[in-house]
RNA sequence: UACUUAUCAAGAAAGGCAGAGGGUCAUGGCCCUGUGAAGCCUUAGCAACCUCCUAACGCGGCAGUGUUAGAACUGGUGCUAAUUCCAUCCUGUAAAUCAGGGUAGAUAAGUC
Numbered sequence: 001u002a003c004u005u006a007u008c009a010a011g012a013a014a015g016g017c018a019g020a021g022g023g024u025c026a027u028g029g030c031c032c033u034g035u036g037a038a039g040c041c042u043u044a045g046c047a048a049c050c051u052c053c054u055a056a057c058g059c060g061g062c063a064g065u066g067u068u069a070g071a072a073c074u075g076g077u078g079c080u081a082a083u084u085c086c087a088u089c090c091u092g093u094a095a096a097u098c099a100g101g102g103u104a105g106a107u108a109a110g111u112c
Base pairs, nucleotide, nucleotide: 002111003110004109005108006107007106008105013043014042015041016040017039021032022031023030026088027087028086029085044080045079046078049076050075051072053070054069055068056067057066058065059064084104089101090100091099092098
């Protein structure tokens, strides 16, 4: 970098350095921001993908392993404004609105 699978309406901030942008790219909107943006660091927290533990069921000759449910947070990540901030494409509707889906993106696990 590419592919596969799962999730994305909930949750959780203080301090220091820094000094003007940020909310993924583009367009439009709407927001955040010198009462201090991005970025970096420290501490704290959230969550439970992997991990760890237990039970049931299944596979296996054993070792072990898969699924589901529950518990924990040791370790690996992730996250801590707003639904992934909203829309863009498609369907439903005459349209607005609204609803559903898709694309894209993010994160995790796996594969090359």
A computed fold for a 112-nucleotide RNA from a Sphingobacteriales bacterium, annotated as SAM riboswitch aptamer (S box leader). The sequence was found by an Rfam model in a public genome assembly.